[in-house]
RNA sequence: CACGGCAACUCUGGAAAGCUGCGGGCAUCGCCCGCACACCGACGGUGCAAGGAGCGGCGCGCAGGCGCGGCUCCGAAUCUCUCAGGUCACGUACAGAGCGGGGAGG
Numbered sequence: 001c002a003c004g005g006c007a008a009c010u011c012u013g014g015a016a017a018g019c020u021g022c023g024g025g026c027a028u029c030g031c032c033c034g035c036a037c038a039c040c041g042a043c044g045g046u047g048c049a050a051g052g053a054g055c056g057g058c059g060c061g062c063a064g065g066c067g068c069g070g071c072u073c074c075g076a077a078u079c080u081c082u083c084a085g086g087u088c089a090c091g092u093a094c095a096g097a098g099c100g101g102g103g104a105g106g
Stems, first nucleotide, its partner, number of pairs: 001105001006101001009098005018037001020036007038087003044083001045081001047079001051074005057068004
């Protein structure tokens, strides 16, 4: 001096599913809390396929090796589970733009 498909922040866009029942509260026809049942998946989190690594086993071969299978670990998501969260709104993954912290590197 100085990256990016980097971090944070800002702006914009952005779903889904309860007009349920009961009880309570309040600033009272609306909101909040609790319970019950029903539901959603896009804060967060769980699980794993191909593949990779390691450790044994069995069989074949004169040998170099080959074949089969077991266990452990790594291993993606908008998939999955619905723990959390949510079912008006806010917010939310993600996308676009901005910003300029850090310092890979020179």